[in-house]
RNA sequence: UAUCGAAAAAAGCAAACUGCCUGAGAGGGCAGGACGCAAAGCCACUGGUCCUAAAAGGAUGGCAGGGUUACCGAA
Numbered sequence: 001u002a003u004c005g006a007a008a009a010a011a012g013c014a015a016a017c018u019g020c021c022u023g024a025g026a027g028g029g030c031a032g033g034a035c036g037c038a039a040a041g042c043c044a045c046u047g048g049u050c051c052u053a054a055a056a057g058g059a060u061g062g063c064a065g066g067g068u069u070a071c072c073g074a075a
Base pairs, nucleotide, nucleotide: 004073005072012037013036017032018031019030020029021028022027035062041068042067043066045065046064047063048060049059050058051057
C1' cells in the first nucleotide's frame, strides 16, 4: 500500500415520524428526531424499483453491482 473489518480511539451520517418550504408526481430542501450505517461520503455507468397517459424525461447512491475519495489497524 492492497485486501479485509477484529479490538478500541477520534470523528461522521441520519430511517421512520413531526413541522415548514418546494415539485405534476415519485421525490427533494431546512429544523427537530434516531431505525440503523465501516463508507448510510460522492457519482445515475448497468440492472431493479418508483413517477410520468405513452415516448422522452425525472427520482432512488439507506435496492444490487460498478467507479472514485476517506478515519483506525488485529488476522